[in-house]
RNA sequence: GGGCAAGUGGCGGAAUUGGUAGACGCAGCAGACUCAAAAUCUGCCGCUAGCAAUAGUGUGUGGGUUCGAGUCCCACCUUGCCCA
Repeated sequence: GGGCAAGUGGCGGAAUUGGUAGACGCAGCAGACUCAAAAUCUGCCGCUAGCAAUAGUGUGUGGGUUCGAGUCCCACCUUGCCCA
């Protein structure tokens, strides 16, 4: 230098014919149980605003296509593998 693959909450990891994004698990927080813990059970658990209801935003970065993009197209960044 060329080719291929991957990048999604704190972590792992789904969502593939383009049609509700964060399922499920781990970790964490709160509660129940307990003398107290562990285990177990229940609820919550991206970010921002808000007293709350709720609203907005969010899939490596920036653009594009589309009514609609994690998914398709282009460029770039990072990691891994292969070729030279």

This is a predicted structure of an 84-nucleotide RNA (transfer RNA) from Synechococcus elongatus IITB7.
The sequence is in RNAcentral, with records from ENA.
The prediction has a mean pLDDT of 81.
The source organism's lineage runs through Bacteria, Cyanobacteriota, Cyanophyceae, Synechococcales and Synechococcus elongatus.
Its Rfam family is "tRNA". By type it is a transfer RNA.